[in-house]
RNA sequence: UCGGUAUCAGGCUAUGACAUUAGCCUUGGCCAAAGCCAGAACCGCGUAAAGUCGCUAAUAAUGUCUACCAAAAC
Numbered sequence: 001u002c003g004g005u006a007u008c009a010g011g012c013u014a015u016g017a018c019a020u021u022a023g024c025c026u027u028g029g030c031c032a033a034a035g036c037c038a039g040a041a042c043c044g045c046g047u048a049a050a051g052u053c054g055c056u057a058a059u060a061a062u063g064u065c066u067a068c069c070a071a072a073a074c
Base pairs, nucleotide, nucleotide: 009026010025011024012023013022016065017064018063019062020061021060027038028037029036030035044055045054046053
């Protein structure tokens, strides 16, 4: 200097919140520090592509709550 692994922590997984579990990312610059800038994971489906048009969904998975939609009963 480069690569890999483990632990802790942070972030992400097509619309909200909580809990548990799973997967993915975690790099660089400036600075005395705080912090700032950039980067990674990530940002739904159908149509060869684009556009148009159409469709599913508050989950990555499960449970609960809330919002929305449909039906039935009182």

Predicted 3D model of a 74-nucleotide RNA (Fluoride riboswitch aptamer (crcB RNA motif)) from a Nitrososphaerota archaeon. It was read from a public genome assembly, where an Rfam model found it. Taxonomically the source falls in Nitrososphaerota (Archaea, Thermoproteati).